[in-house]
Context: one part of a larger RNA
RNA sequence: AACGCUGGCGGCGUGCCUAACACAUGCAAGUCGAACGCGAAAGUGGAGCAAUCCAUGAGUAGAGUGGCAAACGGGUGAGUAACACGUGGGUGACCUGCCUUCGAGUGGGGGAUAACGUCCCGAAAGGGACGCUAAUACCGCAUAACAUCCUGUCUUUUAAGAGAUGGACAUCAAAGCUGGGGAUCGCAAGACCUAGCGCUUGAAGAGGGGCCCGCGUCCGAUUAGCUAGUUGGUGGGGUAAUGGCUCACCAAGGCAACGAUCGGUAGCCGGCCUGAGAGGGCGGACGGCCACACUGGGACUGAGACACGGCCCAGACUCCUACGGGAGGCAGCAGUGGGGAAUUGUUCGCAAUGGGCGCAAGCCUGACGACGCAACGCCGCGUGGAGGAUGAAGAUCUUCGGGUCGUAAACUCCUUUCGAUCGAGACGAAUGGCCCCUGGGCUAAUCACCAGGGGUAUGACGGUACCGAGAGAAGAAGCCCCGGCUAACUCCGUGCCAGCAGCCGCGGUAAUACGGGGGGGGCAAGCGUUGUUC
Numbered sequence: 001a002a003c004g005c006u007g008g009c010g011g012c013g014u015g016c017c018u019a020a021c022a023c024a025u026g027c028a029a030g031u032c033g034a035a036c037g038c039g040a041a042a043g044u045g046g047a048g049c050a051a052u053c054c055a056u057g058a059g060u061a062g063a064g065u066g067g068c069a070a071a072c073g074g075g076u077g078a079g080u081a082a083c084a085c086g087u088g089g090g091u092g093a094c095c096u097g098c099c100u101u102c103g104a105g106u107g108g109g110g111g112a113u114a115a116c117g118u119c120c121c122g123a124a125a126g127g128g129a130c131g132c133u134a135a136u137a138c139c140g141c142a143u144a145a146c147a148u149c150c151u152g153u154c155u156u157u158u159a160a161g162a163g164a165u166g167g168a169c170a171u172c173a174a175a176g177c178u179g180g181g182g183a184u185c186g187c188a189a190g191a192c193c194u195a196g197c198g199c200u201u202g203a204a205g206a207g208g209g210g211c212c213c214g215c216g217u218c219c220g221a222u223u224a225g226c227u228a229g230u231u232g233g234u235g236g237g238g239u240a241a242u243g244g245c246u247c248a249c250c251a252a253g254g255c256a257a258c259g260a261u262c263g264g265u266a267g268c269c270g271g272c273c274u275g276a277g278a279g280g281g282c283g284g285a286c287g288g289c290c291a292c293a294c295u296g297g298g299a300c301u302g303a304g305a306c307a308c309g310g311c312c313c314a315g316a317c318u319c320c321u322a323c324g325g326g327a328g329g330c331a332g333c334a335g336u337g338g339g340g341a342a343u344u345g346u347u348c349g350c351a352a353u354g355g356g357c358g359c360a361a362g363c364c365u366g367a368c369g370a371c372g373c374a375a376c377g378c379c380g381c382g383u384g385g386a387g388g389a390u391g392a393a394g395a396u397c398u399u400c401g402g403g404u405c406g407u408a409a410a411c412u413c414c415u416u417u418c419g420a421u422c423g424a425g426a427c428g429a430a431u432g433g434c435c436c437c438u439g440g441g442c443u444a445a446u447c448a449c450c451a452g453g454g455g456u457a458u459g460a461c462g463g464u465a466c467c468g469a470g471a472g473a474a475g476a477a478g479c480c481c482c483g484g485c486u487a488a489c490u491c492c493g494u495g496c497c498a499g500c501a502g503c504c505g506c507g508g509u510a511a512u513a514c515g516g517g518g519g520g521g522g523c524a525a526g527c528g529u530u531g532u533u534c
Stems, first nucleotide, its partner, number of pairs: 001530005008381006014374002016339001021337003025334003030068003035065002038062001043056005075292003085216007094209003099205008107141001109139002116131006147171002150167006176197006184191002218264003225255003230252008267289004271282004294315005317328004345371001347370003353367001354365004384414004394405004418475001421469003428461001433456008478523005483504003489518005499506002
């Protein structure tokens, strides 16, 4: 874990081990107007006989271009016996968005396009033509440190694709937005100055990753030979990078009884269980790594994917269809069917922690925080305490005297945990934001920015925890066993029947072994059984 009987409370955990079976429905990845151009409607008010128009709503909602994120987080263990994992190294063979530090720059142009408008096709999904427009979208030009390419020299080294230093032709960048401002210019916008956020390029760092290697990592020899890109070389290609990674040519190698190949099984580890240890078994929860995302294949975008909620192709399945054609992928959270001995809510909240975007406010977040269900586990507590013998009644046994249940009950006194009721009532929440004050650097100066102080706002859980009050023993005990192993004995019924049983074995007329009663033993909100491990 499941099953049977039973069941008061709380805390903390855990909860599809089977069909990686199929999935209705909802939600699970968005965000930015401080990159950009568009831009409604309802409602309300007004005008008008009405149609309608105007204003407001509102530059709001909204979609679109663009940026970042979507490669994280979450799930599962199918595959994998492998550099997959663990551990220790290597990279003189490499990459790295955001972040941090340091340096340099951010000049001047151009052509489009979606949205939108008009029209057309289609049942739909969707698509097409023409026209208009913007940008931190796209493309030239300028500048060019570094870098690349070509060519020298030197240093370190086993080894230069490392470092230093020369030369020359060539190639390679950028983007703006927001706030503040006194002169000057300008009708204004703005130019200009300045701050912040960005952008380009270079160096370093941190964190993250790629690749390579030593060692370790299940069973079978009733699997003994395996291999043709196979093993190595040269050269081209490819990659961020080494490499048969790939291709051409050349050579004939490479692995294997220290178990190759083949077959079976299996995600690996930290760890968990057991054990005095050595070992043995396991890998559920939590943490790290890997692999997968209907099945198989492929690339695109990107710093990062060959991408669970992206794309394309093929296949199986399901759904829609006007039959022409389309749509889908819960091994995310809930939930449904099915399978099964068996595994929960279609809940609440972003208040906290964390993440994405954003200057921020904030938005999103089935991550997460909570609540709910289940004795599934562990732990704690309670179901009363003290007194009470005429040893009551009753039950049961009896040798009929009595014994036992048994201080047990009644009765007396006391307490009130937990539960129920009533009252009061949190911590988790101080950051950020806004307002005020003080100081600091920057600036020509203020603003903005930074630091400190005061105030203000924010709680899903939850009127919960905790605390208090009154009442009253009041609401709370079962399960298994009693032949030996093994703690615990008698009566009746039954008569090798009915039945029990883990092993030995009981039962055929006095059964401590079956069934019931009384009594007793063990554990206790559990107790037994079955399964599994040591």

The part of an RNA shown here (small-subunit ribosomal RNA, 5' domain) has 534 nucleotides and comes from an uncultured bacterium. It matches the Rfam family "Bacterial small subunit ribosomal RNA". The full RNA is in RNAcentral, with records from Greengenes.